Predicted 3D model of a 340-nucleotide RNA (Bacterial RNase P class A) from Catonella sp.
NCBI's taxonomy places the organism under Bacteria, Bacillati, Bacillota, Lachnospiraceae, Catonella.
Rfam family: Bacterial RNase P class A. Rfam classes the family as a ribozyme.
A source record names the gene rnpB.
The sequence is in RNAcentral, with records from ENA.
[in-house]
RNA sequence: GGAGAGUCACAGAUGGCCGAUUGCCUUUGGCAAUAGGAAAGUCCGGGCUCCAUAGGGCAGGGUGCCGGAUAACGUCCGGCGGAGGCGACUCCAGGGCAAGUGCAGCAGAAAAUUACCGCCUGCUCCGGCAGGUAAGGGUGAAAAGGCAGCUUAAGAGACUACCGCUCUCAUAGUAAUAUGGGAGGCGAAUGUAAACCCCACUCGGAGAAAGAUCAAGCAGAGAAUCAGUCGGCGGCCCGUCGCAUGUGUUCUCAGGUGGAUCGAUAGAGGCCUGUGGCAACGCAGGCAGUAGAUAGAUGGUCAUCAGAUACAGAACCCGGCUUAUAGUGACUCUCUUGUC
Numbered sequence: 001g002g003a004g005a006g007u008c009a010c011a012g013a014u015g016g017c018c019g020a021u022u023g024c025c026u027u028u029g030g031c032a033a034u035a036g037g038a039a040a041g042u043c044c045g046g047g048c049u050c051c052a053u054a055g056g057g058c059a060g061g062g063u064g065c066c067g068g069a070u071a072a073c074g075u076c077c078g079g080c081g082g083a084g085g086c087g088a089c090u091c092c093a094g095g096g097c098a099a100g101u102g103c104a105g106c107a108g109a110a111a112a113u114u115a116c117c118g119c120c121u122g123c124u125c126c127g128g129c130a131g132g133u134a135a136g137g138g139u140g141a142a143a144a145g146g147c148a149g150c151u152u153a154a155g156a157g158a159c160u161a162c163c164g165c166u167c168u169c170a171u172a173g174u175a176a177u178a179u180g181g182g183a184g185g186c187g188a189a190u191g192u193a194a195a196c197c198c199c200a201c202u203c204g205g206a207g208a209a210a211g212a213u214c215a216a217g218c219a220g221a222g223a224a225u226c227a228g229u230c231g232g233c234g235g236c237c238c239g240u241c242g243c244a245u246g247u248g249u250u251c252u253c254a255g256g257u258g259g260a261u262c263g264a265u266a267g268a269g270g271c272c273u274g275u276g277g278c279a280a281c282g283c284a285g286g287c288a289g290u291a292g293a294u295a296g297a298u299g300g301u302c303a304u305c306a307g308a309u310a311c312a313g314a315a316c317c318c319g320g321c322u323u324a325u326a327g328u329g330a331c332u333c334u335c336u337u338g339u340c
Stems, first nucleotide, its partner, number of pairs: 001336010012305007020034006036311001040322002043320005048207004055238004060203005065079005080094001081092004095198002100196002102192003116137002118133006145163002148160002164186001165184008211262004220253006230242004270287007
C1' cells in the first nucleotide's frame, strides 16, 4: 500500500421569529418538556387486570450438547462437537434409527432374502447348461463398514495390520468431551425424526375496547332449574366453588345508556463511579426527573456549522428476537505486497 473479519457510536447542532400538546406557576402571561434504533412484525417471555378459592390427570403445545446469566424466554454469555474459510471468523431445527412403524420417485438385476455384466470349475450338439463367487464393472444420493496385503479354482473379515463401530479401563475436565490402553470379526451397520414416534424438562385462560369507580336513564316479557340439578373453572374427566323453591342462578327476546374520572407512565427503569466475574451479568454508592394523545400533538421559516441523510411516527409498560435501511466516524484483529 492492497484485500478482508469483528465490535461500537451518531441519527443533526446552535441561535432568532411564528405555531401544536402536556405539566406547573405569581395566569391579558411566564417557565419546562415533547417519537425510534428499529417506535415496524405481533414472533416469544413477563409485569398488571379479571375469571378465581385454585388442585390432579388425559389430550394438546414448547424446548432439546454441557455449564452459567436472567423476573422469565424459543433470549444472551462461555465452552464442546460438526461444517465452511489460508486466516481473523461464520453457520448448525446439536437427545434417540441398537424400542417400534414408515418413506426414499426415476434409474438399476436388486434398496436389506443382491446377482445384470464379469471371474473361476465341470460338461458340451459350441447354441449353451450346471455349480461357486461378491473382490472388479455398470445404475443410483446411498449397493451389505473402508483401505493395503495373505489365503484361494476364482474370490471374500475367511485371516492379518491400520482405521470405523461396540464394550471396558485409566488420565484431564463441574460437564459436554478429549487423549491413551485392552477386548470383540461386530451383520444392529445406506439415508431420513423441520417423518410418525421414544426419551428428558416444561406449560391455566383471556386481554388495555383488560378492568375499576361515579353519574344519568329505561320496561319489561318468556323459558329452564330442584341438588346424583343448574352455573363457573381454555377441550375432556375427576375434584372443587356458588346459589336453597326464589327479590336466586342461567338462557332467549325487547328497551335504556354510550357521559366523567382512573388505569396512563417512578419502572425487574435510566446515567455515573467503584467492585466481583473470561463474559452475559451481579453487588455497593451517588445523580437526575426525561412524551402521555383519545380522531389522535413536536411543524414552518431564516442564519451559521465538515456532513444531514436511508428505513421510517409512541397509544398499558418492559426484556428479547426477526425484518427494513442511506451516510459518517472510531477501535481491534487476519492475509498479502514492498521498503528499512